[in-house]
Context: one part of a larger RNA
RNA sequence: GGCAUUUGGUGGAUGCCUUGGCGCAUGGAGGCGAUGAAGGACGUGGCACGCUGCGAUAAGCUGCGGGGAGCCGUGAGCAGGCUUUGAUCCGUGGAUUUCCGAAUGGGGCAACCCACUGUCAUCCAGAAACCAGAAGUCAGAAGACAGAAAUCAGAAAGGACGUUGGCGCGCGUGUCUGGCGCCGAUCUUUCUGGUGUCUGGUGUUCUGGUUUCCGGUUUCUGGAUGACGGUACUGAUACCUGAAUAUAUAGGGUAUUAGAGCGAACCCGGGGAACUGAAACAUCUCAGUACCUGGAGGAAAGGACAUCAACAGAGACUCCCCUAGUAGUGGCGAGCGAACGGGGAUGAGGCCAGUGGCCUUGAGAGAGGAACCGGAACUGUCUGGAACGGCAGGCCAGAGCGGGUGACAGCCCCGUACGGAUAGCUUGAUCGAGGUCCUUGAGUAGGGCGGGACACGUGCAAUCCUGUCUGAACAUGGGGGGACCACCCUCCAAGCCUAAGUACUCCCAUGCGACCGAUAGCGAACCAGUACCGUGAGGGAAAGGUGAAAAGCACCCCGACGAGGGGAGUGAAAGAGACCCUGAAACCGAAUGCCU
Numbered sequence: 001g002g003c004a005u006u007u008g009g010u011g012g013a014u015g016c017c018u019u020g021g022c023g024c025a026u027g028g029a030g031g032c033g034a035u036g037a038a039g040g041a042c043g044u045g046g047c048a049c050g051c052u053g054c055g056a057u058a059a060g061c062u063g064c065g066g067g068g069a070g071c072c073g074u075g076a077g078c079a080g081g082c083u084u085u086g087a088u089c090c091g092u093g094g095a096u097u098u099c100c101g102a103a104u105g106g107g108g109c110a111a112c113c114c115a116c117u118g119u120c121a122u123c124c125a126g127a128a129a130c131c132a133g134a135a136g137u138c139a140g141a142a143g144a145c146a147g148a149a150a151u152c153a154g155a156a157a158g159g160a161c162g163u164u165g166g167c168g169c170g171c172g173u174g175u176c177u178g179g180c181g182c183c184g185a186u187c188u189u190u191c192u193g194g195u196g197u198c199u200g201g202u203g204u205u206c207u208g209g210u211u212u213c214c215g216g217u218u219u220c221u222g223g224a225u226g227a228c229g230g231u232a233c234u235g236a237u238a239c240c241u242g243a244a245u246a247u248a249u250a251g252g253g254u255a256u257u258a259g260a261g262c263g264a265a266c267c268c269g270g271g272g273a274a275c276u277g278a279a280a281c282a283u284c285u286c287a288g289u290a291c292c293u294g295g296a297g298g299a300a301a302g303g304a305c306a307u308c309a310a311c312a313g314a315g316a317c318u319c320c321c322c323u324a325g326u327a328g329u330g331g332c333g334a335g336c337g338a339a340c341g342g343g344g345a346u347g348a349g350g351c352c353a354g355u356g357g358c359c360u361u362g363a364g365a366g367a368g369g370a371a372c373c374g375g376a377a378c379u380g381u382c383u384g385g386a387a388c389g390g391c392a393g394g395c396c397a398g399a400g401c402g403g404g405u406g407a408c409a410g411c412c413c414c415g416u417a418c419g420g421a422u423a424g425c426u427u428g429a430u431c432g433a434g435g436u437c438c439u440u441g442a443g444u445a446g447g448g449c450g451g452g453a454c455a456c457g458u459g460c461a462a463u464c465c466u467g468u469c470u471g472a473a474c475a476u477g478g479g480g481g482g483a484c485c486a487c488c489c490u491c492c493a494a495g496c497c498u499a500a501g502u503a504c505u506c507c508c509a510u511g512c513g514a515c516c517g518a519u520a521g522c523g524a525a526c527c528a529g530u531a532c533c534g535u536g537a538g539g540g541a542a543a544g545g546u547g548a549a550a551a552g553c554a555c556c557c558c559g560a561c562g563a564g565g566g567g568a569g570u571g572a573a574a575g576a577g578a579c580c581c582u583g584a585a586a587c588c589g590a591a592u593g594c595c596u
Stems, first nucleotide, its partner, number of pairs: 001595009015581001016545002020516002022513007029505002031262002039100003042055003046078002050074002061094006070082003105114003115231017133213010145200004150195009162186008233259009266297001267295005277284001281331001307314002318345005328336002349497003352441001356437008366427003372420003378393005394411002396400001402414003446470008456482001477492005532539002552580001555567004
């Protein structure tokens, strides 16, 4: 060094598994968006990086319903909370919902910058008005004091006449008038009391005016800050305005309303290839495909015979199976490729001026059914770490679909059959309100030229559409029956609407699979359209498995207070130790034997 055997390392094949995919079926839903979408940025937790949730009310707020013991998403932990006064959780409504994004006040290198304006709030400045206070001054008033005069009342005294009021007497009398007496007042003086006036000056009070100072309130103007709104464009409608230019129109403005953008396929229009095939290539084909673009709906389109047919008749449209790879068409090459008729699916007819149709909308019997509730029946023994296994004996079944539980469970758990429960919501017989309808189809049918569509390539080429030039008839009429003509048959164009049968699946629910089982199955079973690559359009991975349960190796030893390992312990197992199920081969060792 080789060979053989054994035993290890490495490596991650294989086996087993499945949380993820794939393909279908049935049913649902078929949209979301200026009430700001889809998609994002940034935030948001006691400690918080990512994911998830949510939005300054920020892993949440709230009504109702359900449910019934724990809960505060996703590893652990600490701390702190909530909850039978019903939390967490589930269903269904509501509120909040920063910034960007159609993004829409203007701008912009998305998530940023900068405005105008309305309302409200706060503050500042100025002006005005008002209110209150203090001081000064003026005027007025009040009451107090002093004085003066006046006046009133009472008392006393005096006093002739006159005047006046009352009473009495006498005379006279038809009445009035007149006479005398008494009393009071009127007159004077004194005293007492009252009242009010004037004057005086002092101090007080009040009122008003004015000046100054300070404060407050309100209004207006201007400014600052903040909160909440409005301010894009286009169309329609209404109104107000309004040129050249008189009426008007264009234009301008305001209000209301709609649109805008996103979304997997399906659908209908407008445009429209080439590679390819023809064994080259040009007509042709690929193909009206791909792609671009406009528009709509849950379907769309089409649709109620100017249709077919063939002497018999059918009776809108759409879709499927035949007819049939037939008839045809075709450098008669490559190829393309019907219809009549038959059988099925479905089935529906209406309107153009009014007992109607359609659209919108209101009420609404009834029906469906969210979370959820009820829901049968098993023990003993043996093996084992563990019973769902073996043995023995039972039970339920409208339930022996399925999943879980320490091995294989109808009867342990969740469930299943079956039965029940209602809010929102959906549907909806029926009844009502409002709006709308454009009048039987002329620049049409037909024709010429040029194209296009029809299975049909200009052909004998009918039929349909029309860029251009033309151009009828009017039911006594017109179209079609594959050149054209006649006969015959059949239909009535140039107006409008119309469910179902048909197509599709981004999405939801349920179920299924001679579908995959981690190089498979979606690119993605795992924090994947991520990491990474590219200026960009774009391209685009790898990566699953301890154990029944972390019981995830206390403690000791070697070692560097390592890495790694040895004991000990856990466990059924550690040769299950986290690079963790099984653990092939290549490759690298060790031991033994043989050969050299």

A computed fold for a 596-nucleotide part of an RNA from an Elainellaceae cyanobacterium, annotated as large-subunit ribosomal RNA, domain I.